[in-house]
Context: one part of a larger RNA
Molecule: large-subunit ribosomal RNA, domain VI
Organism: Limnothrix sp. CMB-01
RNA sequence: CGCAAGAGCAUUGAGAGGAGUCCCCCUUAGUACGAGAGGACCGGGGGGAACGAACCGCUGGUGUACCUGUUAUCGUGCCAACGGUAAACGCAGGGUAGCCAAGUUUGGAGAGGAUAACCGCUGAAAGCAUCUAAGUGGGAAGCCCACCUCAAGAUGAGUGCUCUCAUGGUGUAAACCAGUAAGGUCACGGGAAGAAGACCCGUUAAUAGGCGGUAAGUGGAAGUGCAGCAAUGUAUGAAGCUGAGCCGUACUAACAGACCGAGGG
Repeated sequence: CGCAAGAGCAUUGAGAGGAGUCCCCCUUAGUACGAGAGGACCGGGGGGAACGAACCGCUGGUGUACCUGUUAUCGUGCCAACGGUAAACGCAGGGUAGCCAAGUUUGGAGAGGAUAACCGCUGAAAGCAUCUAAGUGGGAAGCCCACCUCAAGAUGAGUGCUCUCAUGGUGUAAACCAGUAAGGUCACGGGAAGAAGACCCGUUAAUAGGCGGUAAGUGGAAGUGCAGCAAUGUAUGAAGCUGAGCCGUACUAACAGACCGAGGG
C1' cells in the first nucleotide's frame, strides 16, 4: 500500500515445511519346509541404537550474582577486623536463578486410498491358449491422506462474532480539509520476548526497584567469655552474609501527556 467504511477478537485451509530410520531378544515353533544339516512367512510381546522436540522435579555442567579459605603486596596510624591489586574472577572449595546435557519426558501411530515391478480372475481378437483388447482383484520403506508446524499478499486477498458511526469548515456538486468515535501509536514501568523493528504484560496498579519475610547457597561472622605459653580450639549460635527464585507490602518510579484514526460505506 492492497484486501471498496473504520476497528477488535476468533477462525477455514489453497499451499508450504517437518517427521518417515534401524537392530536385538522372547513367543508363535524347533512348527511349516527339508533325507538331514538347518529353519521360516504371517501374527503377538519386550528391550535398545541413532535422530528429533520439549523441559529442569532428579543427576550434573556453567554460574565474572553469592558464600568461604588462602598467598604476595599496598592502604584504613598500630593490634584485630576489613578494603584495593595480582590480565580483564589472583588462586582455590562450593553454589541459587537462568542457560544447558551427560539428565527427564516424549515422537516416528494407520484393518486408510490410488499405484510400480510383479501375481491373479473372467476373457476374446485367433472355436485353442492368453492377467488385457472391454471388464475386474491383489500388490511397496515409495505417491496421496492421516500426525506436527506455518499459513488469506490464497491480489482467487475467504468466514464468523462484536464494537463505532451522519460533527464542523470550503464547495452547486463531486470532493477536500479539520476535530473526533470504536480502536490504535508514541510516551512511561517492564518481560522466562528480543540484534533493531517486532511480540507480550502493566501505567495507580504489585509493572520494576526498595523494604519485610522466605525456598535456597555458603558453612559457623564480628565482638566477648572460657581452655591453652602459643598456633589454635570452643561457647554465645544451624551463626553471619547472600538470596536473579517465591510470598507480601504503594515507600520510590509507571508522571505529564501527545498524536493517528470512519462519515454511510